[in-house]
Molecule: transfer RNA
Organism: Bdellovibrionales bacterium
RNA sequence: GCGGGAGUAGCUCAAUUGGCUAGAGCAUCGGCUUUCCAAGCCGAGGGUUGAGGGUUCGAGUCCCUUCUCCCGCU
Numbered sequence: 001g002c003g004g005g006a007g008u009a010g011c012u013c014a015a016u017u018g019g020c021u022a023g024a025g026c027a028u029c030g031g032c033u034u035u036c037c038a039a040g041c042c043g044a045g046g047g048u049u050g051a052g053g054g055u056u057c058g059a060g061u062c063c064c065u066u067c068u069c070c071c072g073c074u
Base pairs, nucleotide, nucleotide: 001073002072003071004070005069006068007067010026011025012024013023019057028044029043030042031041032040050066051065052064053063054062
């Protein structure tokens, strides 16, 4: 330099080949329960979907550019 893959909540991951308001588990916080703790149950907060633009009535998904990481080739 070229090709491929990954990037979504604090962490690990979904999102059915463009369609309802982007969700789950763990973690955090609050409540219930317990003499206390743990476990269990209920609830809450937390996201510019790596960044910037484009297409579209509508983009995590499609297109372009770019950043980081991994793999391969030269």